[in-house]
Context: one part of a larger RNA
RNA sequence: AGACGGGGACUCGCACAAGCGGUGGGGCAUGUGGUUUAAUUCGAUGGUGCACGAAAAACCUUACCAGGGCUUGAAAUGCAUUUGACCGCUCUCUGAAAGGAGAGCCUUCGCCGUAAGGUGACAAAUGCACAGGUGCUGCAUGGUUGCCGUCAGCUCGUGUCGUGAGACGUUCCCUUAAGUGGGGUAACGAGCGCAACCCUUAUUCUCUGUUAUAAGUGUCAGAGGAGACUGCCGUCGUAUAGACGGAGGAAGGUGAGGAUGACGUCAAAUCAGCAUGGCCCUUUGAUGCCCUGGGCUACACACAUGCCACAAUGGUUCGUACAAUGGGUUGCCAAGCCGUAAGGCGGAGCUAAUCCCAUCAAAACGGGCCCCAGUUCAGAUUGGGGGCUGCAACUUGCCCCCAUGAAGUCGGAAUCGCUAGUAAUCGCGGAUCAGCAUGCCGCGGUGAAUACGUUCUCGAGUCCUGUACU
Repeated sequence: AGACGGGGACUCGCACAAGCGGUGGGGCAUGUGGUUUAAUUCGAUGGUGCACGAAAAACCUUACCAGGGCUUGAAAUGCAUUUGACCGCUCUCUGAAAGGAGAGCCUUCGCCGUAAGGUGACAAAUGCACAGGUGCUGCAUGGUUGCCGUCAGCUCGUGUCGUGAGACGUUCCCUUAAGUGGGGUAACGAGCGCAACCCUUAUUCUCUGUUAUAAGUGUCAGAGGAGACUGCCGUCGUAUAGACGGAGGAAGGUGAGGAUGACGUCAAAUCAGCAUGGCCCUUUGAUGCCCUGGGCUACACACAUGCCACAAUGGUUCGUACAAUGGGUUGCCAAGCCGUAAGGCGGAGCUAAUCCCAUCAAAACGGGCCCCAGUUCAGAUUGGGGGCUGCAACUUGCCCCCAUGAAGUCGGAAUCGCUAGUAAUCGCGGAUCAGCAUGCCGCGGUGAAUACGUUCUCGAGUCCUGUACU
C1' cells in the first nucleotide's frame, strides 16, 4: 500500500422490514446428476452450471454406436503423364444404401502449321506435392461473453512531503442517483468512467397525405419545431451548492423506458461459432470421407426451471363488446361448400397503412345450470377411430373425436420474484421451422397492496482502526 476482522462511524440496494404472488407437496414438460447402454456425442458445474450453447435431434442435423464401403479423397491449389473437345444422357447386374462391375448414346473447341504435328483452355484417369480432422491443450492465444455492477469508482502530468516503499491530489464540511456540485484545502490541472449528446414514449403546433373515412376531416403516418430549466413563489440553508412545500403545467425536480458497462477481478467460460501456435491421426482395419440402421427420447432414483391443477372471486352453456406488436409470393390464404372436429374442396385478393393470417383476441359484461362432493373440480394414463406434414411418424411428431377418468382438498424445514401501468392475471404475435413451443423474444387488455423504518440478514461504497496474511 492492499486484503481481511463474529472492529467503529456514515451511506446505499426489493438487502431486511411492510405487503402481494409463488417455489418446496401432486401430475406432466424440459434440463442436469446418477444409473443403464453397442452408443446413450460434446461442452456448461457455488454465487456467475442445470427451458444453458440448442431461434426446433424421425432421416438430415450428428459430432456417438453397429454394419457396409472410399483412399489425392466430399470440397481446394499446383506439377507430370495418358486420353478425350467440354458438358451431358440411358440401361443391365449386385447391394439396405453408399459403393462396385459392365454396356451403350451424344459429340469433335481456340491458335500456329500445306500436312505430320505442336501448343492452349476444359474434363477424366493414374502418380506426386498435399488435403482433411467437431482429435488434444481456453493453463500457449485472438475475438466474444459472464460476474462484481450502471456500482462510483480507476488513474495521470507537474508540484510538494517522505531515506524509501509511498503519500497528498481523490482527505474534511454541506450536498447529490453520482469523485454530482458548492465551500475549504500543498496542491493546481487533466484523462477514462457519472451526466449530457442517441432511440422510444407522454402534451402541443406547422407542413405533407399512398392509405383510413360515405364525406367533411385528421383518429393515424412521416418530417420539422415548441415544451421542463429548481425557470417562478415561500420556508430552511454558510442565505452557496441545495433540500422541502406551493403555483402554473400534459409532464416537476434524472418525467418513464431503452441503448450505452471505467481501471480491473475470478489462469472464470468458449480450440465444438469463427480464427490460431504447438502436439497428434492420415498409402490400406484412418481420429479423414460416404451410406443404411440405431442412439442423442433409455429409467430404481435425486436436483433445477416451468406448465396445469386442487375449485364457487369457480366450472359449464348461450349471447354482447373492446387491442397492440408483428408476419406473408417455394408465402398469407378470403367468400362459398363438405365434415361433430382436426381438417378437406375451392379459388378471389395481396410483393401489402390497400388483400390475408384475423369479423383478429381472451379475461370482461348480461342471462341459464351446477350447490361444496374427489364433484358438471382436476385432467394424467390407457383403448378405439380419424386428420396433417413429410421419401418415411415402430423406436420417436403434432392435432381432432369417442371412451377411460390417476394423483391432487393449497403443500414441512426452507426459499424466490416484485415499489406502478409494476406485481398478479388474460389472451395475441414473431424467430427457429416441411412438421413439432408449457421454452425464448416481443405486444397489448384488466390492474392492486405495502414501504414505520435501517436494530438485524446479504451485498456494495467512503473514512478511521487492529493484524502473526500478501